[in-house]
A computed fold for a 75-nucleotide RNA from a Candidatus Poseidoniales archaeon, annotated as transfer RNA. The prediction has a mean pLDDT of 82. Its Rfam family is "tRNA". About the family: Transfer RNA (tRNA) molecules are approximately 80 nucleotides in length.
RNA sequence: GCCACUGUGGCUUAGGGGUAUAGCAUCCCAUUGGUAAUGGGAAGGUCGGGAGUUCAAAUCUCCCCAGUGGCUCCA
Repeated sequence: GCCACUGUGGCUUAGGGGUAUAGCAUCCCAUUGGUAAUGGGAAGGUCGGGAGUUCAAAUCUCCCCAGUGGCUCCA
């Protein structure tokens, strides 16, 4: 340099055009003599960045950034 894949709450992730998911963690409540466990609820997201297409983009296209793997060239 080229090719492929990956990037989504603090962590691990689902979803590949039509209201952004779940688990863990955090906070609150219930339960208990108290704790753990369990149950209910809440908060938490520029979906890596930008542009384009579209009525509508996390999703499709292009460029860029970061990471992983592979290939090639020079020395």

Overview:
It was read from a public genome assembly.